Predicted 3D model of a 523-nucleotide part of an RNA (small-subunit ribosomal RNA, 5' domain) from an uncultured prokaryote.
Context: one part of a larger RNA
RNA sequence: GAUUGAACGCUGGCGGCAGGCCUAACACAUGCAAGUCGAGCGCGAAAAGCCUUCGGGCUGAGUAGAGCGGCGGACGGGUGAAUAUUGCGCAGGAAUUUGCCCAGCAGUGGGGGAUAGCCCGGAGAAAUCCGGAUUAAUACCGCAUAUACCCUACGGGGGGGAAAGCGGGGGACCUUCGGGCCUCGCGCUAUCAGAUGAGCCUGCGUUGGAUUAGCUAGUUGGUGAGGUAAAGGCUCACCAAGGCGACGAUCCAUAGCUGGUCUGAGAGGAUGAUCAGCCACACUGGAACUGAGACACGGUCCAGACUCCUACGGGAGGCAGCAGUGGGGAAUAUUGCACAAUGGGCGCAAGCCUGAUCCAGCCAUGCCGCGUGUGUGAAGAAGGCUCUAGGGUUGUAAAGCACUUUAAGUUGGGAGGAAAGGUUGACGGUUAAUACCCGUAUGCCGUGACGUUACCUACAGAAGAAGCACCGGCUAACUCCGUGCCAGCAGUUGCGGUAAUACGGAGGGUGCAAGCGUUAAUC
Numbered sequence: 001g002a003u004u005g006a007a008c009g010c011u012g013g014c015g016g017c018a019g020g021c022c023u024a025a026c027a028c029a030u031g032c033a034a035g036u037c038g039a040g041c042g043c044g045a046a047a048a049g050c051c052u053u054c055g056g057g058c059u060g061a062g063u064a065g066a067g068c069g070g071c072g073g074a075c076g077g078g079u080g081a082a083u084a085u086u087g088c089g090c091a092g093g094a095a096u097u098u099g100c101c102c103a104g105c106a107g108u109g110g111g112g113g114a115u116a117g118c119c120c121g122g123a124g125a126a127a128u129c130c131g132g133a134u135u136a137a138u139a140c141c142g143c144a145u146a147u148a149c150c151c152u153a154c155g156g157g158g159g160g161g162a163a164a165g166c167g168g169g170g171g172a173c174c175u176u177c178g179g180g181c182c183u184c185g186c187g188c189u190a191u192c193a194g195a196u197g198a199g200c201c202u203g204c205g206u207u208g209g210a211u212u213a214g215c216u217a218g219u220u221g222g223u224g225a226g227g228u229a230a231a232g233g234c235u236c237a238c239c240a241a242g243g244c245g246a247c248g249a250u251c252c253a254u255a256g257c258u259g260g261u262c263u264g265a266g267a268g269g270a271u272g273a274u275c276a277g278c279c280a281c282a283c284u285g286g287a288a289c290u291g292a293g294a295c296a297c298g299g300u301c302c303a304g305a306c307u308c309c310u311a312c313g314g315g316a317g318g319c320a321g322c323a324g325u326g327g328g329g330a331a332u333a334u335u336g337c338a339c340a341a342u343g344g345g346c347g348c349a350a351g352c353c354u355g356a357u358c359c360a361g362c363c364a365u366g367c368c369g370c371g372u373g374u375g376u377g378a379a380g381a382a383g384g385c386u387c388u389a390g391g392g393u394u395g396u397a398a399a400g401c402a403c404u405u406u407a408a409g410u411u412g413g414g415a416g417g418a419a420a421g422g423u424u425g426a427c428g429g430u431u432a433a434u435a436c437c438c439g440u441a442u443g444c445c446g447u448g449a450c451g452u453u454a455c456c457u458a459c460a461g462a463a464g465a466a467g468c469a470c471c472g473g474c475u476a477a478c479u480c481c482g483u484g485c486c487a488g489c490a491g492u493u494g495c496g497g498u499a500a501u502a503c504g505g506a507g508g509g510u511g512c513a514a515g516c517g518u519u520a521a522u523c
Base pairs, nucleotide, nucleotide: 001523002522003521004520006519007518008517009516010515013370014369015368016367017366018365019363020362021328026326027325028324030323031322032321035071036070037069040068041067043065049058050057051056078281079280080279087206088205089204090203091202092201093200096198097197101194104191106189107188108187109143111141112140119132120131121130122129123128149160150159151158152157165186166185167184168183169182170181173180174179207253208252209251214244215243216242219241220240221239222238223237224236225235226234256278257277258276259275260271261270262269263268283304284303285302286301287300306317307316308315309314334360336359338357342356343354344353345352346351373403374402375401376400383394384393385392386391409459410458412456413455417450421445422444423443427439428438429437467512468511469510470509471508472493473492474491478507479506480505481504482503488495489494
């Protein structure tokens, strides 16, 4: 000199853009943060209103609601405890898998038994659980079929295994009047290929310590088997005795890694906040289940610590999600608005959900921009300070006069962020079809949290808006008074013991400026 996720002191007008628990991976009150689908399925209220023969009925409404089932809760969001290598970075590899998506090919036939819910009964303080009866499905289980697929044999032979329906429309024909049938859309099954994601292996690189020198028994390799989606001591039986190490093994300490960031002419040094990629973790430890994917933050089970409820028998919980609280600390924000946009989940869709996100609030924490007036004005006013008492300086500074109104304030207007979606429906596609559905013109309706938006306009009035540090040398800037090795200053050299440009005050000056200094840290 540059820089910072900074803090502290003094001061503080506005706006834009960014950033904001670096400490206790400490403990957490409260609310919200993952749902959705009735076009998979069977059930199915109440209030209010009307009627009533007072029993009830109709509407509400096949609505609310719970349940079975499907998809999603493995994404998104947080944190950096662990990890010096099962990680990360770069470059390669072969023995794998991949829901949703895209393309091809072939199918989607015919049956069965349950079960939740509801109802009845029971246990319990509760959480919840048990028994009985009854019921549906795109839930579950057989059978059939098998181009491809798998196994086996290797002439083409043998063996094996699948599925589910739902919705829209309709001219003939049939009909038990439900529909069949045709067609379209969404699904379902098998298989192949792609895309994307994931798992695995290898090489090189990746902090300090030798006051850590030896480490290793599934250890190193082989054969065989098991296991996995998959190679492999991954696991097991047997066999061999190997494997690593001063080119630093093992052990100890520290640490998430990278793109990057800061600094520097560079080489390098330091660092890893925000943003992006990867990894790891989710009260601590362990385990598996489901699933395409987890050994799963807001799932399950077990153990532990802690907190809470209890009828003492037993139960409930997990903010390193967003806010917020206590605590720790020099120190770090609102228990805000909205799904309008972008994106995600579910759904045919309308839509619902979304503390992701978009915005707003707080903070000079940083960067950038703007303002705090402009011109004129010598009697060089008054006052202050100083003086050789003449003067000098503050100083065109002020006052006065003439102007301007940025921004703040008030008034009125006012984009863009809006694409969608709904409706109309010419034309095209599909089709037996002028239905339906899909695509696309056209017209109309129509969605904004921010928001009293940006921006424009008018009004009034210099009006509401300057501080901080320093002045011996380094280092830009000097005098007076007080003090008297005292009080104090200090980055360094050093000042202060009676004339201190170095302490404290004042006047003056210098430097930065809504900031200025100090401290800490890095180069």

Its Rfam family is "Bacterial small subunit ribosomal RNA".